[in-house]
This is a predicted structure of an 87-nucleotide RNA (c-di-GMP-I riboswitch aptamer) from Halalkalibacter akibai JCM 9157.
RNA sequence: GAUUGAAAAUAGCAAAUUUAUCGAAAGGUAAAGACGCAAAGCUACGAGUCUAAAGUCCUGUAGGACAACGAUAGUCGGGUUGCCAAU
Numbered sequence: 001g002a003u004u005g006a007a008a009a010u011a012g013c014a015a016a017u018u019u020a021u022c023g024a025a026a027g028g029u030a031a032a033g034a035c036g037c038a039a040a041g042c043u044a045c046g047a048g049u050c051u052a053a054a055g056u057c058c059u060g061u062a063g064g065a066c067a068a069c070g071a072u073a074g075u076c077g078g079g080u081u082g083c084c085a086a087u
Stems, first nucleotide, its partner, number of pairs: 002087004012037002017032006035074001041080003045077003048072003055066004
């Protein structure tokens, strides 16, 4: 430096759910909690997915359709950094 994660060690993250809070929502943050994770560290660059506020259009005025500049890194790929061990 490359490949791999069978066994081992050390350390780490934290799904569902609950409470508080922010948000139109999706979802975020904090605490509790552990389903899992060898990048479940970071990055919305590509694809996907979720939401649909502004806006546009329709309308029977109840609402409906479209709509990302919102969100997701624990959907996949790319980029980037990194622990331990084996070869």

The RNAcentral record of the sequence draws on Rfam and Ribocentre. The same sequence occurs in records of 2 taxa.